[in-house]
RNA sequence: GGUCCGGUAGCCCAGCGGCCGAAGGCGCCUGUCUCACACACAGGAGAUCGGAGGUUCGAAUCCUCCCCGGACUA
Numbered sequence: 001g002g003u004c005c006g007g008u009a010g011c012c013c014a015g016c017g018g019c020c021g022a023a024g025g026c027g028c029c030u031g032u033c034u035c036a037c038a039c040a041c042a043g044g045a046g047a048u049c050g051g052a053g054g055u056u057c058g059a060a061u062c063c064u065c066c067c068c069g070g071a072c073u074a
């Protein structure tokens, strides 16, 4: 240099054009429980979906370029 894969809450990860208001787990916060902590249970907050353009009535999802990480290859 080329080809391919990935980038979505603090961390892991689902989603593959509309039914979505982006689901779930860990973590975090509050309450119950306890002398207290932990556990358990109940509830809650938190994601401009890597960036910029484009297509579309509508984009996390499709297209282009760029950035970051990884694998293979020369």
Base pairs, nucleotide, nucleotide: 001073002072003071004070005069006068007067010026011025012024018057028044029043030042031041032040050066051065052064053063054062

The RNA shown here (transfer RNA) has 74 nucleotides and comes from a Longimicrobiaceae bacterium.
Rfam family: tRNA. By type it is a transfer RNA.
The sequence is in RNAcentral, with records from ENA.
Model confidence (mean pLDDT): 83 of 100.